[in-house]
RNA sequence: GGACGGUUACCCAAGUGGCCAAAGGGGACUGACUGUAAAUCAGUUGGGCGACGCCCUUCGUAGGUUCGACUCCUACACCGUCCA
Numbered sequence: 001g002g003a004c005g006g007u008u009a010c011c012c013a014a015g016u017g018g019c020c021a022a023a024g025g026g027g028a029c030u031g032a033c034u035g036u037a038a039a040u041c042a043g044u045u046g047g048g049c050g051a052c053g054c055c056c057u058u059c060g061u062a063g064g065u066u067c068g069a070c071u072c073c074u075a076c077a078c079c080g081u082c083c084a
Base pairs, nucleotide, nucleotide: 001083002082003081004080005079006078007077010026011025012024018067027045028044029043030042031041032040046056047055048054049053060076061075062074063073064072
């Protein structure tokens, strides 16, 4: 230099253009259990609030297409594989 694949919440990771603040696992926090801890079980885990609901923002960065984008297109950045 060329051809591909990838980048999603604290970490890993799933995610047919609408049913997505986004499955599942880990970690963390809270509670139950326990003499204590571990293990186990339950809940929470982007932000805000008049809070079992509503609103806002988000999927590498910047644009574009679309009524609507994590998903499609373009450029760039970074990581990986192969070729030279």
Molecule: transfer RNA
Organism: Anaerolineaceae bacterium